[in-house]
Predicted 3D model of a 75-nucleotide RNA (c-di-GMP-I riboswitch aptamer) from a Hydrogenophilales bacterium. The coordinates come from a structure-prediction model, not an experiment, and the mean pLDDT is 81. Taxonomically the source falls in Hydrogenophilales (Bacteria, Pseudomonadati, Pseudomonadota, Hydrogenophilia).
This record gives sequence, structure tokens and C1' cells, in this order.
RNA sequence: UCCAAUCAAAGCCACACCCGUCGCGAGGCGGGGUCGGAAAGCUACGGGUCUUCAGGAGAUCGCCGAGCUGCCAUG
Repeated sequence: UCCAAUCAAAGCCACACCCGUCGCGAGGCGGGGUCGGAAAGCUACGGGUCUUCAGGAGAUCGCCGAGCUGCCAUG
């Protein structure tokens, strides 16, 4: 440096719920919180689900797949 997977350590993220705030809504953001996660980092690319709807548009990556990227220790 590359690859593999995850025994240990130090850390990381933050389900539900509560408060505030934005939104028609799904839901997002901030704080608290801590069910879980080894990519629970990013991308709405494909599928699924959800919202709104005349067309259409939007949400969800902690639903699945795919792509890109990444830390420590060990081999």
C1' cells in the first nucleotide's frame, strides 16, 4: 500500500418518545434521549413503502439492491 473479515480497545451514529421549528402532508432540522447499527457515512440510480395529486411532484438510504468513500486493531 492492497485485500479480507470483525476478537479487543478508543471513539462514532442515534430507533421510539418528548420539546421547539419548517412543511398541505409523508417527513425534515435543532436539543434531549438511547432501541439498535460494523458503514445506521454519502448518492433518490433501480425496486418497495408512504404523502399529495388532473398531470405530476415530493418523502423514506435506520426497507432491499447497487454505486462511491472511510477509522482503529488483527491476519